RNA sequence: GGAGUCGGCCGGACAGCCGCCGCCGCGCGAGCGGGGGAGGAAAGUCCGGGCUCCACCGGGCAGUGUGCCAGUUAACGGCUGGGCGGCGUGAGCCGACGGAAAGUGCAACAGAGAACAGACCGCCGAUGGCCCGCCAGGGCGCAGGCAAGGGUGAAACGGUGCGGUAAGAGCGCACCGCGGUUCCGGCAACGGAAACGGCACGGCAAACCCCACACGGAGCAAGGCCAAAUAGGGAAGGUGGGUCUUUCAAGAUCCGACGCGCGGCCCGCGCGCCUUCCGGGUAGGCCGCUUGAGACGACGAGCGAUCGUCGCCGUAGAGGAAUGGCUGUCGGGGCACCGCCAGGUGCUCGCACAGAACCCGGCUUAUAGGCCGGCUCCCGCU
Numbered sequence: 001g002g003a004g005u006c007g008g009c010c011g012g013a014c015a016g017c018c019g020c021c022g023c024c025g026c027g028c029g030a031g032c033g034g035g036g037g038a039g040g041a042a043a044g045u046c047c048g049g050g051c052u053c054c055a056c057c058g059g060g061c062a063g064u065g066u067g068c069c070a071g072u073u074a075a076c077g078g079c080u081g082g083g084c085g086g087c088g089u090g091a092g093c094c095g096a097c098g099g100a101a102a103g104u105g106c107a108a109c110a111g112a113g114a115a116c117a118g119a120c121c122g123c124c125g126a127u128g129g130c131c132c133g134c135c136a137g138g139g140c141g142c143a144g145g146c147a148a149g150g151g152u153g154a155a156a157c158g159g160u161g162c163g164g165u166a167a168g169a170g171c172g173c174a175c176c177g178c179g180g181u182u183c184c185g186g187c188a189a190c191g192g193a194a195a196c197g198g199c200a201c202g203g204c205a206a207a208c209c210c211c212a213c214a215c216g217g218a219g220c221a222a223g224g225c226c227a228a229a230u231a232g233g234g235a236a237g238g239u240g241g242g243u244c245u246u247u248c249a250a251g252a253u254c255c256g257a258c259g260c261g262c263g264g265c266c267c268g269c270g271c272g273c274c275u276u277c278c279g280g281g282u283a284g285g286c287c288g289c290u291u292g293a294g295a296c297g298a299c300g301a302g303c304g305a306u307c308g309u310c311g312c313c314g315u316a317g318a319g320g321a322a323u324g325g326c327u328g329u330c331g332g333g334g335c336a337c338c339g340c341c342a343g344g345u346g347c348u349c350g351c352a353c354a355g356a357a358c359c360c361g362g363c364u365u366a367u368a369g370g371c372c373g374g375c376u377c378c379c380g381c382u
Base pairs, nucleotide, nucleotide: 001378002377003376004375005374006373007372008371009370010369012330013329014328015327016326017325018324020037021036023034024033025032026031039353043364044363046362047361048360049359050358051219052218053217054216063215064214065213066212067211068082069081070080071079072078083097084095085094086093087092098210099209103208104207105204106203120150121149122146123145124144127143128142129140130139131138132137158176159175160174161173162172163171177199178197179196181194182193183192184191185190223287224286225285226284233278234277235276236275237274238273240255241254242253243252244251245250259271260270261269262268294313296311297310298309299308300307301306331351332349333348334347335346336345337344338343
């Protein structure tokens, strides 16, 4: 210098004018003043928890999810560290990574054969058979043997080599793989070593299933409080009109006593009517509501995730819901020109993704442009 990999951070700044939404103060009020007002993802709502209500003695079945080991945490499918496997020269990245000797099942096409397998081409034909030959021997490829080579397939019943054989074959041996055993290291996953076994136990569990662990349901439109009008529910009382008195709440007196139902009539009862009270609940209002597993800093423990102690800070909380608009300067991007470079000039673009709605921890996804750091590989120079 080039290429790469991992991690962290910023993601416009300042000013002026006009607005928007809470809060506080003043004001009878209109309003005035002060101070505050989006994010790293506020998003998707995919996991986990807090909180609230309902249900619940406890346990199980079903269902769903998770799935190497250890740690971390309120919890998690998150994170950290480690193991194993795969990819990469490497830094590093990726992995639903328990069980296939419990059972059931699946494997299209191709292929002879797809799991207690198989013989298409091929090899052999020692042995038996047939033929030739006086013999030695030769031939055929009938019986039969083989699974090394070819071929099919995603996958063909351990791999490579030597020996062996008629040809072959774990048939024998060495190494590798595999299996259980013992020892050693490690909390563990797992790793290493030794001797043994001739290979039994192919693959698929994001097929059923088995094993282990976790999970009651619904969600701030949760839930609680206050509480109109109208209608309906319950209780008590009264049943209409006029006149007079008076302490203005009742009394006296006169006239009239109506509608519907209980067959008609009378009594009585109920309904309808009026007044008062009670309770539920709607509209509406208030609470829940933002101080919380909180942010930042220092020190300490730990490889780390994380945890502890101390200090310090106060940071939207409204209702379909404000957080905006214009201008200027600086910054940034693009284009053109000038310049050896550094850079300068002019024009142009408002300039990433996006946006709170009970809160928090994660994951995932989106993101113009830019900054910082660790590490790796290659080239050159000293």
A computed fold for a 382-nucleotide RNA from a Gammaproteobacteria bacterium, annotated as Bacterial RNase P class A. It matches the Rfam family "Bacterial RNase P class A". Rfam describes the family as follows. Ribonuclease P (RNase P) is a ubiquitous endoribonuclease, found in archaea, bacteria and eukarya as well as chloroplasts and mitochondria. The family's RNA type in Rfam is ribozyme. Model confidence (mean pLDDT): 76 of 100.